[in-house]
Context: one part of a larger RNA
């Protein structure tokens, strides 16, 4: 390349936007590029293949045929892809009014509880473990009590909840806001194919970890000190320094999981529950949409998946896979302050 794959065997990009490109409703007329078909040219000879003949056969030759699936030109045919035109609303969008939500950024503002300081009452322990010890304490501590500071994190509500593209969001409360959902009109604002996918590319990305300046209440890598142990560079216990917090700027990774890439259809049922709109006999109950749990059929090596499919060996776009190791590697390229990221072989060996 081709063909099979891709939840667990190797394998889906960490996530969206989107540029080439791939692919793309419905009708209607034109075109004839694709495509389909006559016909002409061409498509060297040899060789190959057939038949047929010549050496005593054979190999070898000689002559006919037939092939050369290709290209060119020509004449058509028009369902299918393509171009052009016009149209259409059901694909995908606008607009109106209404509702949900821990979605987001900025400010404010609250109590509990740790701590720390001040006072006060008060006396010998107190913490801490399996048991101890280090450790704080007659320089008055733990314990109660007022009060004042500081940082951090929001009990209870809290759920199998909801929201967000994805990491990820949770005290209250104001402002500003991307984005999405869902209902409404019963032919129903309005555009009229405007889409889907997306190599680069651009953005966004937990914790850690890096750079200035702050900022420090807990907790705590490093590092000390006690214990355990045969040793203990741990696991307990007593401190504690980066860090945890904020602004700014960088890093670009994760078991970045649903280990399951986006879109669209279509395909048996039970049932919870969350927004929303109905209908009711006020007991229920129908639809939309979205989060879950079970179970057929089918699919799957099976475990297990099943309308949120891993069904329909569906349809169209991208990524990635191709024994184990060597290899989260080297070298090289690009990114980064740096740590490192990213792309990513080989020789060898099983």
């Nucleotide at each position: 390349u081709u063909g099979g794959g891709u939840u667990u065997a190797a394998a889906g990009g960490g996530u969206g936007c989107g540029u080439a490109g791939g692919c793309g409703g419905g009708g209607u007329a034109g075109u004839a590029a694709g495509u389909c078909a006559g016909u002409g040219g061409u498509g060297a000879a040899a060789g190959c293949c057939u038949g047929c003949g010549g050496c005593u056969u054979a190999a070898c030759c000689g002559u006919a045929g037939a092939a050369u699936u290709g290209c060119c030109a020509u004449u058509g045919a028009u369902a299918c892809u393509g171009c052009u035109a016009u149209u259409c609303u059901u694909g995908a969008g606008u607009g109106c009014a209404g509702u949900u939500g821990a979605g987001g950024u900025a400010g404010g503002c609250g109590g509990a509880a740790u701590g720390u300081g001040u006072a006060a009452u008060g006396u010998a322990g107190c913490g801490g473990u399996g048991a101890a010890a280090u450790g704080c304490u007659u320089a008055g501590a733990u314990a109660u009590u007022a009060c004042a500071c500081a940082g951090a994190a929001c009990a209870c509500c809290g759920a199998u909840u909801g929201c967000g593209u994805a990491g990820g969001c949770a005290g209250c409360u104001u402002a500003c806001u991307u984005a999405a959902a869902c209902u409404g009109g019963u032919a129903a604002c309005u555009u009229g194919a405007c889409g889907c996918u997306g190599a680069g590319g651009c953005a966004c990305g937990a914790a850690a970890g890096c750079g200035u300046g702050g900022g420090g209440a807990g907790c705590g890598a490093a590092c000390a000190g006690g214990a355990u142990u045969a040793g203990a560079u741990a696991c307990c216990c007593u401190g504690g320094u980066a860090g945890u917090c904020c602004a700014c700027g960088c890093u670009g990774u994760a078991a970045a999981c649903u280990a399951u890439g986006a879109u669209c259809a279509c395909u048996c049922g039970c049932u919870g529950u969350u927004g929303g709109c109905g209908a009711u006999a006020c007991a229920u109950u129908g639809u939309c949409a979205g989060c879950g749990u079970c179970u057929g059929a089918u699919c799957g090596a099976a475990a297990g998946c099943a309308u949120u499919a891993a069904g329909u060996u569906g349809a169209u776009c991208c990524a990635c896979u191709u024994g184990g190791g060597g290899a989260u590697u080297u070298c090289g390229g690009c990114c980064g302050c740096a740590a490192g990221g990213u792309u990513g072989a080989a020789a060898c060996u099983c």
Predicted 3D model of a 350-nucleotide part of an RNA (small-subunit ribosomal RNA, central domain) from an uncultured organism. RNAcentral holds the full RNA, with entries from ENA and SILVA.